[in-house]
């Protein structure tokens, strides 16, 4: 690498539109799109630089930024564990 199993954080947030269903016709549930703020940190990414090497010089975090991603379930997901 590859297959299986764990595997965390943080709002089913607010608003407008439209679909669809239900309705005591005030209303509500879901999806689906735009916007706005809030927040997470374990895909990548980017910083500093413990710390590692074959130490002229390289490789580098679980550190820290949140650009991406992410905040119901689902996927995904550093990393641990068996196999091959």
């Nucleotide at each position: 690498u590859c297959g299986c199993g764990g595997g965390a954080g943080a709002g089913a947030u607010c608003g407008g539109c439209g679909a669809c269903c239900c309705u005591u016709c005030g209303g509500g549930a879901u999806c689906g799109c735009c916007g706005g703020a809030g927040c997470c940190g374990a895909a990548g990414g980017c910083g500093c630089a413990a710390c590692c090497g074959c130490c002229c010089c390289g490789g580098a975090a679980a550190c820290g930024c949140u650009c991406a991603g992410g905040c119901a379930a689902a996927c995904g997901g550093a990393c641990c564990g068996c196999g091959a």
A computed fold for an 84-nucleotide RNA from uncultured Brevundimonas sp., annotated as Glycine riboswitch aptamer. Its Rfam family is "Glycine riboswitch aptamer". Its family is annotated with glycine biosynthetic process in the Gene Ontology. RNAcentral holds the sequence, with entries from MGnify. Its mean pLDDT, the model's own confidence on a scale to 100, is 84.